[in-house]
RNA sequence: GGCCGAGAAAGGCAAACCCGGGGUGACCCGGGGACGCAAAGCCACGGGGCUCGGGCCAUCGGCGAUCGAGAUGGGACGAGUCAGCCGGGUUGCCGAA
Numbered sequence: 001g002g003c004c005g006a007g008a009a010a011g012g013c014a015a016a017c018c019c020g021g022g023g024u025g026a027c028c029c030g031g032g033g034a035c036g037c038a039a040a041g042c043c044a045c046g047g048g049g050c051u052c053g054g055g056c057c058a059u060c061g062g063c064g065a066u067c068g069a070g071a072u073g074g075g076a077c078g079a080g081u082c083a084g085c086c087g088g089g090u091u092g093c094c095g096a097a
Base pairs, nucleotide, nucleotide: 004095005094012037013036017032018031019030020029021028022027035084041090042089043088045087046086047085048082049081050080051079052078053077056074057073058072059071060070063068064067
C1' cells in the first nucleotide's frame, strides 16, 4: 500500500413514527426518535422502484345521445424523485485475524 472487517477502540450516520416547514406529488429540509449501517459520505452513469403530466391503447359503463364526458388497467414518451433497491464512479476514519 491492496484485499478484508474483530463481541476492538475513538468517533460518525439515522429506518419506522411524531412535530414544524417546503412541494400538485413521489419526496425533501429542520427538531425529536433508533430499525439498522464499514461508506447508511458524495454523484442519477446503467438497471430498477415511485410521482406528476398530456396523449395513445384495451376494457367497463350506458350519463348525455353517436362521439363526447366518466371509471379501471397497460406500456411508451416528457419532467421529476429515491444513493437506506442493485451495479458503477469518486472521496474517506480505525486496524485484530

Predicted 3D model of a 97-nucleotide RNA (c-di-GMP-I riboswitch aptamer) from a Chloroflexota bacterium. Its mean pLDDT, the model's own confidence on a scale to 100, is 84. The sequence was found by an Rfam model in a public genome assembly.